RNA sequence: UGUAGCUAUAGGCAAACCCGACCGAAAGGCGGGGGCGCAAAGUCACCGGUCUAAAGAGCGGAGUGCUCCAUGACGGCGGGAUUGCAGGC
Numbered sequence: 001u002g003u004a005g006c007u008a009u010a011g012g013c014a015a016a017c018c019c020g021a022c023c024g025a026a027a028g029g030c031g032g033g034g035g036c037g038c039a040a041a042g043u044c045a046c047c048g049g050u051c052u053a054a055a056g057a058g059c060g061g062a063g064u065g066c067u068c069c070a071u072g073a074c075g076g077c078g079g080g081a082u083u084g085c086a087g088g089c
Base pairs, nucleotide, nucleotide: 002089003088012038013037017033018032019031020030022029023028036076042082043081044080046079047078048077049074050073051072056068057067058066059065
C1' cells in the first nucleotide's frame, strides 16, 4: 500500500432494567447508573419496514371520542451509500 471481514490484547460502543425536582403531544430522545450483546452497535432517513399522530383534514349533537395523515421518530429491523481500528493475509 492492497485485501477479506474470520478468532479482539488494549481501547471503543452499550440492550433490558433503575434514577432524573431533564426535553417532547406522543413515539422517542438526553444525562447518570447498569451490561445483554456488537467488528462497523461509526456516519447518512436514500429504499423497504416499524412506532407515534401534535398541527391539519374528515366523521360526530358533543366529548379527554373515532378515522386519515409525517412534517416527528427508530441506524441495536432488513437493504443501500460512505469512512474506518488492532491483529491476520
This is a predicted structure of an 89-nucleotide RNA (c-di-GMP-I riboswitch aptamer).
The sequence was found by an Rfam model in a public genome assembly.